[in-house]
Molecule: c-di-AMP riboswitch aptamer (ydaO/yuaA leader)
Organism: soil metagenome
RNA sequence: CGCCUCAUCUCCCGACAUGGGGGAGCGGAGGACCCGGAUUUCGGGGUGAAUCCGAGGCUGCUCGGCAGACUCGGACGGGCCAGGCUCCUGGGGUCCGAACCCGUCAGCUAACUUCGCCGGCGUUCGAGG
Numbered sequence: 001c002g003c004c005u006c007a008u009c010u011c012c013c014g015a016c017a018u019g020g021g022g023g024a025g026c027g028g029a030g031g032a033c034c035c036g037g038a039u040u041u042c043g044g045g046g047u048g049a050a051u052c053c054g055a056g057g058c059u060g061c062u063c064g065g066c067a068g069a070c071u072c073g074g075a076c077g078g079g080c081c082a083g084g085c086u087c088c089u090g091g092g093g094u095c096c097g098a099a100c101c102c103g104u105c106a107g108c109u110a111a112c113u114u115c116g117c118c119g120g121c122g123u124u125c126g127a128g129g
Stems, first nucleotide, its partner, number of pairs: 001122004008024006025117006035107001043105001044102004051075006058068004076097006085128003
């Protein structure tokens, strides 16, 4: 300097810190009337792009079969391909589709209440300068 992500900027106090407080900005949750809706152990719900279908073999089980992860394919969803000079250069290419949380409980939802601002990475190759 750039990328993913809501997760950044700034001020004050105080201190030697991995502290406290405020403002702005971004994002999330709860929460009326009205509207919508029932089916609450097969529990239910939330953040997030992170879901669905098929095939294959593998593992486990209660071995009719079921479940799990993995690999491949498809549908669909998401991110990137930064900047100055020259060659290069073609719009196509490439990667991800996780993880976690609430705790029997939450539809939407004005007023209102409340929480977070973490964490992880290195670039359309290559060459010259």